This is a predicted structure of a 353-nucleotide RNA (Bacterial RNase P class A). The model forms 99% of the base pairs in the Rfam consensus. Its Rfam family is "Bacterial RNase P class A". Rfam links the family to the GO terms ribonuclease P activity, dimeric ribonuclease P complex and tRNA processing. It is annotated as a ribozyme.
[in-house]
RNA sequence: AGACGGCGGCAGGCGGCCGCCGGUCCUGUCGGGCCGGAGGAAAGUCCGGACUCCACAGAGCGGGGAGUCCCCUGCACAAGGGGAUGCCGGGGACGAUAUGCCCCGGAAAGGAAAGCGCAACAGAAAGCAUACCGCCGGAUGCGAAUCCGGCAAGGGUGAAAUGGCGGGGCAAGAGCCCGCCGGGAGCGGAAGCAAUUCCCUCCGUCAAGGCAAGCCCCUCCCGGAGCAAGACCAAAUAGGGGAUGAGCCGUUGCUCGCGGCGUUUGAAUCCCGGGUUCUGGUCGCAUAGACAGAUGGUCGCCGCCUCUUUUUCGGAAGAGGAACAGAAUCCGGCUUACCGCCGCCGUCUCCGU
Numbered sequence: 001a002g003a004c005g006g007c008g009g010c011a012g013g014c015g016g017c018c019g020c021c022g023g024u025c026c027u028g029u030c031g032g033g034c035c036g037g038a039g040g041a042a043a044g045u046c047c048g049g050a051c052u053c054c055a056c057a058g059a060g061c062g063g064g065g066a067g068u069c070c071c072c073u074g075c076a077c078a079a080g081g082g083g084a085u086g087c088c089g090g091g092g093a094c095g096a097u098a099u100g101c102c103c104c105g106g107a108a109a110g111g112a113a114a115g116c117g118c119a120a121c122a123g124a125a126a127g128c129a130u131a132c133c134g135c136c137g138g139a140u141g142c143g144a145a146u147c148c149g150g151c152a153a154g155g156g157u158g159a160a161a162u163g164g165c166g167g168g169g170c171a172a173g174a175g176c177c178c179g180c181c182g183g184g185a186g187c188g189g190a191a192g193c194a195a196u197u198c199c200c201u202c203c204g205u206c207a208a209g210g211c212a213a214g215c216c217c218c219u220c221c222c223g224g225a226g227c228a229a230g231a232c233c234a235a236a237u238a239g240g241g242g243a244u245g246a247g248c249c250g251u252u253g254c255u256c257g258c259g260g261c262g263u264u265u266g267a268a269u270c271c272c273g274g275g276u277u278c279u280g281g282u283c284g285c286a287u288a289g290a291c292a293g294a295u296g297g298u299c300g301c302c303g304c305c306u307c308u309u310u311u312u313c314g315g316a317a318g319a320g321g322a323a324c325a326g327a328a329u330c331c332g333g334c335u336u337a338c339c340g341c342c343g344c345c346g347u348c349u350c351c352g353u
Stems, first nucleotide, its partner, number of pairs: 001349010012302007020037007039324001043335002046333005051226004058256004063222005068084005085109001087106006110217002115215002117211002132155002134151007163181006182206001183203004188199004230283004240272005247261005304321007
C1' cells in the first nucleotide's frame, strides 16, 4: 500500500425561487409574518413491554408456545447469534466385516419399555416372525424327481430382514459355545463449567427393529382482546298498539361459574305506526403527526465517487453518478434491504528500510 473480515459512525452542505402539512400571530379573511416538519432501518411483525378495556383473571375441556449443553447480545429464563456434544448423510486411508479414525456437510436433538396407527413396489416373510432358492437327514425311486422332518449359514427382494468377524461345534446349522468388536445395565472410578466422553465390573434371557416431520404421551409456561383499544361531550331519548313469551345480554373457543336485566307490575324477539340523527366533536396523541395520510420540486455554488482528456505532476477541464426506503398509540430487542464515505481492530499478500 492492497484485499478480506469484525465493530462503530455518517447517510451531502449553503443559498435563491415555487409548493405541501401542523401550530401561532397580524388581521387586510381566495392575504401575510414567524416557528416546527421522517429513518437507521420509519420495513418485516419474529419476540417482549408500556397503555386501554372486559365484574375477576376461578374450575374443567379444548388451544398455543418451549423441550441437549455452554457462551454472546439483551431488562429478559423471549426472539436472535456463535461454539460444543451426541445423532444422521457423503467421501478417504486401513480393511474380512461390524465398529472405530480423518475430512466435508445437515437438522424441527423429551418419550418408540402407555396406547393407536403407518410402511407403496418388490419380497417367503415388514413385527407376528417367516422360508422362494438353498443346506442336511429320512422314505419311495436305477435315476431325475416327489413327500416328510431339521436349519437359517449362503443366495435373492427391499429404504429397512432380528448384531459383525474369526474359530470351535454340528447330519446341516445357529450366541449353540469361545475370543475380539459392537450393544445393554451399574448410588463403581477418572476428565470436563456442562451436555458428554473414557476406563472398570456384570449381562449371550443381546430383551424392547423404524417413523413422534401421523395421532399421541411426559415436563414447564400462557385469562382474552387490542389505539378501528378505549374515555368524555353534543343532539334526540317517547312513549304507544299487537303476537310469542321465560329467559336474554356480558364475560375466554365450549361447558360451568360470575355479573347485569327479567319471570304476569312481562326481560327478550318479531310485526305495526312514530321521535332524533343521516354520525358529529374532543381526548387518547407525542419538540412531525392524520380528513387514507403533509414532510416536496427546481436552479446555482461548494464537497464526495467514477470515467475521459490534458499537465509545468501541484493540478485543470468535461461527462456521468449518489443507495435502501418513507412515520400512523408508544418503547425495547432481533432480522431483512442499502450507492458509497470515514474511524478503530484483526488476518493475509506485496513493496521499501
About this RNA:
The coordinates come from a structure-prediction model, not an experiment, and the mean pLDDT is 75.